[in-house]
Context: one part of a larger RNA
Molecule: small-subunit ribosomal RNA, central domain
Organism: Actinomycetospora cinnamomea
RNA sequence: UUGGGCGUAAAGAGCUCGUAGGCGGUGUGUCGCGUCGGCCGUGAAAACCUGGGGCUUAACUCUGGGCGUGCGGUCGAUACGGGCAUCACUGGAGUUCGGCAGGGGAGACUGGAAUUCCUGGUGUAGCGGUGAAAUGCGCAGAUAUCAGGAGGAACACCGGUGGCGAAGGCGGGUCUCUGGGCCGAUACUGACGCUGAGGAGCGAAAGCAUGGGUAGCGAACAGGAUUAGAUACCCUGGUAGUCCAUGCCGUAAACGUUGGGCGCUAGGUGUGGGGUCCAUUCCACGGGUUCCGUGCCGCAGCUAACGCAUUAAGCGCCCCGCCUGGGGAGUACGGCCGCAAGGCUAAAACUC
Numbered sequence: 001u002u003g004g005g006c007g008u009a010a011a012g013a014g015c016u017c018g019u020a021g022g023c024g025g026u027g028u029g030u031c032g033c034g035u036c037g038g039c040c041g042u043g044a045a046a047a048c049c050u051g052g053g054g055c056u057u058a059a060c061u062c063u064g065g066g067c068g069u070g071c072g073g074u075c076g077a078u079a080c081g082g083g084c085a086u087c088a089c090u091g092g093a094g095u096u097c098g099g100c101a102g103g104g105g106a107g108a109c110u111g112g113a114a115u116u117c118c119u120g121g122u123g124u125a126g127c128g129g130u131g132a133a134a135u136g137c138g139c140a141g142a143u144a145u146c147a148g149g150a151g152g153a154a155c156a157c158c159g160g161u162g163g164c165g166a167a168g169g170c171g172g173g174u175c176u177c178u179g180g181g182c183c184g185a186u187a188c189u190g191a192c193g194c195u196g197a198g199g200a201g202c203g204a205a206a207g208c209a210u211g212g213g214u215a216g217c218g219a220a221c222a223g224g225a226u227u228a229g230a231u232a233c234c235c236u237g238g239u240a241g242u243c244c245a246u247g248c249c250g251u252a253a254a255c256g257u258u259g260g261g262c263g264c265u266a267g268g269u270g271u272g273g274g275g276u277c278c279a280u281u282c283c284a285c286g287g288g289u290u291c292c293g294u295g296c297c298g299c300a301g302c303u304a305a306c307g308c309a310u311u312a313a314g315c316g317c318c319c320c321g322c323c324u325g326g327g328g329a330g331u332a333c334g335g336c337c338g339c340a341a342g343g344c345u346a347a348a349a350c351u352c
Base pairs, nucleotide, nucleotide: 003324004323005322006321007306008305012320014202015201016200017199021195022194023193025089026088027087028085029084030083031082033081034080035077036076037075038074039073040072041071042070048066049065050064051063052062053061054060092192093189094188095187096185097184098183099182100181104178105177106176107175108174109173110172111155116150117149118148119147120146121145122144126137127136163170164169207248208247209246210245211244212243216242217241221237222236223235224234259319260318261317262316263315264314267297268296269295270294271293272292273291274290275289276288277287278286301308302307325352326351327350334345335344336343337342
């Protein structure tokens, strides 16, 4: 708990879809629910305001009047919100048609370089590693080099504040299946929209389960060094794992630390995709313009400052989430979920 806020001070849910709800374009007619006005009733007494009175005054008190957001009735208004109309419209939204770009997703097949291992050839005493060494490997022939073979994983150059995707994320090549986007045409539908409590789905890495696979790398572990010590940094090995299939987990500095939608508000300069105009004999290149994306710089404005600045953190509207001193604590307890690890929800005492 009003209010004020959420890039960096506490605070945007990791992302999307979507239920209820909230909010919602233009015109006409109608109703008169909200809304507004008049009148009537009611709105106890006390209190409060006010006229008058009573205690010597006052406080106090008696009496008359007023006030009384509200509720009910009635008459009226209809701009705005709302309801109703097989109502109408096209600017929002969507569909259709024609193009375009793309590491968007899934599956199958496939390529070369490199590492390692195996076999064979050449060849001989070292190799390897470091700051320096040692452990390690090597005369049972290593390292080096040539040929052949096996297997797994990742895709150099292109490669780019370049592209695609809602986010996580996505990069050798070919094929199949498949999602989204942008531009142009303006043929069609006719508000079908925005957001979204709950809910559902997706969700890096690590981790878990079952089965497979294992080249390189490599938690744990072992050894060698270093050191006062060295449960490390360095070195030699090396198991899980990393890979595949299926099923879980559901977290992150899941970050632009910036929720989504719409409209408005100087410019300049790159770059990606499309349209169009000019120029060019044509193409390419070039120049102008326009729509969409992605960067940098910068005015107004904003900001505590840093900075943001048509991709806003500016000016407005709509909807959701979240914050409310530090520690205790994202913990305990309870509940839900999970095989587990744990996740989600989420305090208090006490203390400063």